Predicted 3D model of a 75-nucleotide RNA (transfer RNA) from Methanocorpusculum sp. Rfam family: tRNA. The family's RNA type in Rfam is transfer RNA. Its family is annotated with triplet codon-amino acid adaptor activity in the Gene Ontology. Its mean pLDDT, the model's own confidence on a scale to 100, is 82. The same sequence occurs in records of 2 taxa. The sequence is in RNAcentral, with records from ENA.
[in-house]
RNA sequence: GGACAUGUAGCCAAGCCAGGAUAUGGCAUCAGCCUCCUAAGCUGAAUACCCGGAGUUCGAAUCUCCGCAUGCCCG
Repeated sequence: GGACAUGUAGCCAAGCCAGGAUAUGGCAUCAGCCUCCUAAGCUGAAUACCCGGAGUUCGAAUCUCCGCAUGCCCG
């Protein structure tokens, strides 16, 4: 230099191909219930406008383009 894959809460993933209204789940965190206490269990809460920007569209995490980061391969 070239090709491919990935990027979504503190962490890990789903959703993307086939656009639709409040972005879903698990772990962790906080509060309450329960318990003599803790753990477990149950209930509730907070946390991402989806890597950045632009475009298309009534509407974009999703489609298109340009970048950035990481991984892997080729030279």